[in-house]
Context: one part of a larger RNA
RNA sequence: UGACGGGGGCCCGCACAAGCAGUGGAGUAUGUGGUUUAAUUCGAAGCAACGCGAAGAACCUUACCAGGUCUUGACAUCCAACCAACGAAGUAGAGAUACAUUAGGUGCCCUUCGGGGAAAGUUGAGACAGGUGGUGCAUGGUUGUCGUCAGCUCGUGUCGUGAGAUGUUGGGUUAAGUCCCGCAACGAGCGCAACCCUUGCUAUUAGUUGCUACGCAAGAGCACUCUAAUAGGACUGCCGUUGACAAAACGGAGGAAGGUGGGGACGACGUCAAAUCAUCAUGCCCCUUAUGACCUGGGCUACACACGUACUACAAUGGAUGUUAACAGAGGGAAGCAAGACAGCGAUGUGGAGCAAACCCCUAAAAACAUUCUCAGUUCAGAUUGCAGGCUGCAACCCGCCUGCAUGAAGAUGGAAUUGCUAGUAAUCGCGGAUCAGCAUGCCGCGGUGAAUACGUUCCCGGGCCU
Numbered sequence: 001u002g003a004c005g006g007g008g009g010c011c012c013g014c015a016c017a018a019g020c021a022g023u024g025g026a027g028u029a030u031g032u033g034g035u036u037u038a039a040u041u042c043g044a045a046g047c048a049a050c051g052c053g054a055a056g057a058a059c060c061u062u063a064c065c066a067g068g069u070c071u072u073g074a075c076a077u078c079c080a081a082c083c084a085a086c087g088a089a090g091u092a093g094a095g096a097u098a099c100a101u102u103a104g105g106u107g108c109c110c111u112u113c114g115g116g117g118a119a120a121g122u123u124g125a126g127a128c129a130g131g132u133g134g135u136g137c138a139u140g141g142u143u144g145u146c147g148u149c150a151g152c153u154c155g156u157g158u159c160g161u162g163a164g165a166u167g168u169u170g171g172g173u174u175a176a177g178u179c180c181c182g183c184a185a186c187g188a189g190c191g192c193a194a195c196c197c198u199u200g201c202u203a204u205u206a207g208u209u210g211c212u213a214c215g216c217a218a219g220a221g222c223a224c225u226c227u228a229a230u231a232g233g234a235c236u237g238c239c240g241u242u243g244a245c246a247a248a249a250c251g252g253a254g255g256a257a258g259g260u261g262g263g264g265a266c267g268a269c270g271u272c273a274a275a276u277c278a279u280c281a282u283g284c285c286c287c288u289u290a291u292g293a294c295c296u297g298g299g300c301u302a303c304a305c306a307c308g309u310a311c312u313a314c315a316a317u318g319g320a321u322g323u324u325a326a327c328a329g330a331g332g333g334a335a336g337c338a339a340g341a342c343a344g345c346g347a348u349g350u351g352g353a354g355c356a357a358a359c360c361c362c363u364a365a366a367a368a369c370a371u372u373c374u375c376a377g378u379u380c381a382g383a384u385u386g387c388a389g390g391c392u393g394c395a396a397c398c399c400g401c402c403u404g405c406a407u408g409a410a411g412a413u414g415g416a417a418u419u420g421c422u423a424g425u426a427a428u429c430g431c432g433g434a435u436c437a438g439c440a441u442g443c444c445g446c447g448g449u450g451a452a453u454a455c456g457u458u459c460c461c462g463g464g465c466c467u
Stems, first nucleotide, its partner, number of pairs: 007467007015457002019421005026312008034303002042053002064298007073128001077127002079124004086104001090099003108117003130287002133285003139281002141276003144272001146270001151190006157166003170181003196264004201232007210222003214219001235258001238252005314414001318373006331362003336355002341350003380411001385406007427449007
């Protein structure tokens, strides 16, 4: 000078408290440990690993295992020789590949018509290729975390023998080292805030594919809705009280919005030898007929068990059936989205209007209304299993998703413990997208319905300042 204290003072945060809904009990999904295995590829490990890398393991992916194969190699550059490229068929084999070869085929540029050259391919020799092999404790880059916490520093000056101090402390105030006042300090930088995007209000401009005061329609129009560009608007600006005549706080007016209006992007100096050599790049080490490369099949999906994260339930604020033209937003669509119609109980199929989209399509559910069930392991719940089908795809045995019929397990609100959330939030309801042939209870978004509670800061946890 820091760090730490079951030292002190001040302050903050869904940190506690006040509430609501959960997790921990059940079944299933998924990740991890462990065990097993020929292999169950590798990484991630308190918070900050565990629905994490993986925005999607049947083959491929794939790095793992078994077997079958190759050795200048699956991929790149250089040299020489041959040859246009391309291309159909046979046999063996699980395939990689091997064999016999052959039907066809002569293009482009230059030409002294002999040939030469370019591109691609084959063969040969070696220089080399190759490595998801090791080291994240050799590294770059990227990321997490404390933490969107309010801090971290510098120049000059001054003080101190010096390490250092001062500034940055003090009195107020703020979300904030935010601002004001004071002060041997005066200034400055990185952070805070603002500038950016979005949402809420208004105006102007522009009206097609959007809208409709006119109209049956065609049309006409751009008032309204909306779309998308430009402006305005909020600044403690105004009033009152408090305050130190300050900064500011509290209340009020006006206003669509009031004191950072809501949300996002944005993450200072640094900490954890934090994570990543398997995104990529890279030093060093290691392998080189193998730790490289190809193929088929298997594995990553195993299962006495343990943990994390979710989904579905245990029911009457509910289940079932029917009715009502119920009512969204944000996205996606050409090897695509696919209306209406028809077939099927259904998954789906047939067929294909329209649409490269404000035009056409994907496209709502909770809600409301009526009837029924009457507290039961039930008309709750749906695991498991059998049969019959559908779809994708060379191929659903290991190991996909969906439908119908039958079957009908555990489960009666969950011990100790523990999580999230302060408003259009929690809870609840559905919809879309990425990945993707197919596969979503995950992830990322979108709207519908829509609460309760906060006395307060003694205590638990984390953080800031002074001592």
Predicted 3D model of a 467-nucleotide part of an RNA (small-subunit ribosomal RNA, 3' major domain) from an uncultured bacterium. Its Rfam family is "Bacterial small subunit ribosomal RNA". Rfam links the family to the GO terms ribosome and structural constituent of ribosome. The coordinates come from a structure-prediction model, not an experiment, and the mean pLDDT is 83. The RNAcentral record of the full RNA draws on ENA, Greengenes and SILVA.